[in-house]
RNA sequence: GGGGGAUUAGUUUAGUGGUAGAACAAGCGUCUCCAAAACGCUUAGUAGGGGUUCGAUUCCUCUAUCCCCCG
Repeated sequence: GGGGGAUUAGUUUAGUGGUAGAACAAGCGUCUCCAAAACGCUUAGUAGGGGUUCGAUUCCUCUAUCCCCCG
């Protein structure tokens, strides 16, 4: 330098053109003599810019970071 892949909550991830789910973690509560465990509730997210579209996390493009291959 060329090609390919990944980026979603604090972490691990699912998902799909039509209000984004889960688990763990965190906070609060129930229970308990206390604690743990269990159960319930709450908080919290689509890497950034631009474009297409009635509507983009999803499609296109550029950028950033990481990984793989070729040279």